RNA sequence: GGGUGACUAGCUCAACGGUAGAGCAUCGGACUCUUAAUCCGCUGGUUCAGGGUUCAAAUCCCUGGUUACCCA
Numbered sequence: 001g002g003g004u005g006a007c008u009a010g011c012u013c014a015a016c017g018g019u020a021g022a023g024c025a026u027c028g029g030a031c032u033c034u035u036a037a038u039c040c041g042c043u044g045g046u047u048c049a050g051g052g053u054u055c056a057a058a059u060c061c062c063u064g065g066u067u068a069c070c071c072a
Base pairs, nucleotide, nucleotide: 001071002070003069004068005067006066007065010024011023012022013021018055027041028040029039030038048064049063050062051061052060
């Protein structure tokens, strides 16, 4: 220099163009002499940034950023 993939909750990951979810963690409660474990419940998101297409974009297109890998 060229190419490909990834970027969504604190973490790991889902989500046909049509209300963004799960597990774990945090927090509250039950249980326990106490802790741990277990069980129940809640909270938590400018979907990397900026544009475009569309009635409607996490999803499609363009540019940029970060990161991993391949080729040179």